[in-house]
Context: one part of a larger RNA
RNA sequence: CACCGCCCGUCACACCAUGGGAGUGGAUUGCACCGUAAGUGGCUAGUCUAACUACGGAGGACGGUCACCACGGUGGGGUGCAGGACUGGGGGGAAGGCGUAACAAGGUAGCCGUAGGGGAACCUGCGGCUUGAUCACCUCCUU
Numbered sequence: 001c002a003c004c005g006c007c008c009g010u011c012a013c014a015c016c017a018u019g020g021g022a023g024u025g026g027a028u029u030g031c032a033c034c035g036u037a038a039g040u041g042g043c044u045a046g047u048c049u050a051a052c053u054a055c056g057g058a059g060g061a062c063g064g065u066c067a068c069c070a071c072g073g074u075g076g077g078g079u080g081c082a083g084g085a086c087u088g089g090g091g092g093g094a095a096g097g098c099g100u101a102a103c104a105a106g107g108u109a110g111c112c113g114u115a116g117g118g119g120a121a122c123c124u125g126c127g128g129c130u131u132g133a134u135c136a137c138c139u140c141c142u143u
Base pairs, nucleotide, nucleotide: 003106005103008099009098011096013093015091016090018088019087020086024082025081027079028078029077031075032074033073034072035071039068040067041066042065043064044063046062047061048060049059052057109130110129111128112127113126114125115124116123117122
């Protein structure tokens, strides 16, 4: 590059990250209950027994039993991770489709709040503001 300007939203396309999400997978943590190896400890009317013995036993070993427990199982929780049909918006992407909302009085002044409506920008109602253009009039002030 100055209205043959600027510019808004929806839609379409590909990309990026992300929210929700039935359900899925694995990680971690603690809870309840169940089972329990070896080992250790407690108890022991059973069995065995060379060392001690005041010959009664003591002590020891084995066995039995109980407790603790690695671990395993079941149930229901916490935390964070991955991925998830589908779904929500977001971002950026020279030359896509639709319109033209805003910027000039932007062609219905604009904006704010609110309610309803609409492919979309938006439209309509009500209330408010002037950072509203134009023309005229009125009141007041100043010179």